[in-house]
Molecule: transfer RNA
Organism: Vicugna pacos
RNA sequence: GAAGCUGUAGCUCAGUGGUAAAGCACCUGCCUAGCAGGCAGGAGGUCCUGGGUUCAAUCCCCAGCACCUCCA
Numbered sequence: 001g002a003a004g005c006u007g008u009a010g011c012u013c014a015g016u017g018g019u020a021a022a023g024c025a026c027c028u029g030c031c032u033a034g035c036a037g038g039c040a041g042g043a044g045g046u047c048c049u050g051g052g053u054u055c056a057a058u059c060c061c062c063a064g065c066a067c068c069u070c071c072a
Base pairs, nucleotide, nucleotide: 001071003069004068006066007065010024011023012022018055026042027041028040029039030038031037048064049063050062051061052060
């Protein structure tokens, strides 16, 4: 320098054109003398950035940024 993959909660990740799901972690309550553990509930997201298409974009298109892989 060229090509490709990925980017979503603190972490690991799912998701589909119609205002986003789960596990772990966190908080509260119950069970316990207490811890661990279990059960119930809850909080937490500018879906990498900017622009475009659309009535509507996390999703489609363009550019950029970062990580990774590969080629030279």